[in-house]
RNA sequence: CACGACAAGGGCAAACCCACCGAAAGGUGGGGACGCAAAGUCACCGGUCUAAAGAGCCUCCAGAGCUCCACGACAGCGGGACCGCCGCAA
Numbered sequence: 001c002a003c004g005a006c007a008a009g010g011g012c013a014a015a016c017c018c019a020c021c022g023a024a025a026g027g028u029g030g031g032g033a034c035g036c037a038a039a040g041u042c043a044c045c046g047g048u049c050u051a052a053a054g055a056g057c058c059u060c061c062a063g064a065g066c067u068c069c070a071c072g073a074c075a076g077c078g079g080g081a082c083c084g085c086c087g088c089a090a
Stems, first nucleotide, its partner, number of pairs: 003087002011036002016031006034076001040082003044079003047074003054068004
């Protein structure tokens, strides 16, 4: 540089429940553990989710509805970047 033990010491915490924030996706805190060796950090690329605002359709107008759309999210979807604990074996 890489690799990864039924190792040591530790760490994180899915679903679900409660509270709060948010239009939503989702987030934060508490409980809880499915899992994780980067499940640490960053939306740069792809992807996925949402669609308030905006645009379009519809409508006499509006409302409702439908469609498009990220400047909103997801780092526990893949890639990439940065940083990092431990050390059997190969």
Predicted 3D model of a 90-nucleotide RNA (c-di-GMP-I-GGC riboswitch aptamer) from Gammaproteobacteria bacterium 13_2_20CM_66_19. Of the family's consensus pairs, 100% are formed in the model. It was read from a public genome assembly, where an Rfam model found it. The organism belongs to Gammaproteobacteria, within Bacteria.